[in-house]
A computed fold for a 73-nucleotide RNA from a Candidatus Aenigmatarchaeia archaeon, annotated as transfer RNA. Its mean pLDDT, the model's own confidence on a scale to 100, is 83. RNAcentral holds the sequence, with entries from ENA. The source organism's lineage runs through Archaea, Nanobdellati, Candidatus Aenigmatarchaeota and Candidatus Aenigmatarchaeia.
RNA sequence: GGCGGAGUAGCUCAGUUGGUAGAGCGUCGGUCUCCAAAACCGGAGGUUGUGGGUUCGAAUCCCACCUCCGCUG
Numbered sequence: 001g002g003c004g005g006a007g008u009a010g011c012u013c014a015g016u017u018g019g020u021a022g023a024g025c026g027u028c029g030g031u032c033u034c035c036a037a038a039a040c041c042g043g044a045g046g047u048u049g050u051g052g053g054u055u056c057g058a059a060u061c062c063c064a065c066c067u068c069c070g071c072u073g
Stems, first nucleotide, its partner, number of pairs: 001072007010025004019056001027043005049065005
């Protein structure tokens, strides 16, 4: 340099026929308990890597770029 993959909540990841962004863990509050743990209930938390394009509408399609991983000259 070329090719491929990945980037979504604090962490690990879903979401691919384009139509309100989710789960588990963590965190906060509550119930229970003498206290705590466990269990159960509830809440908060996101400019979907960046910038454009297409579309009535984009995490999802197209282009460029950035970061990481792999293959290869």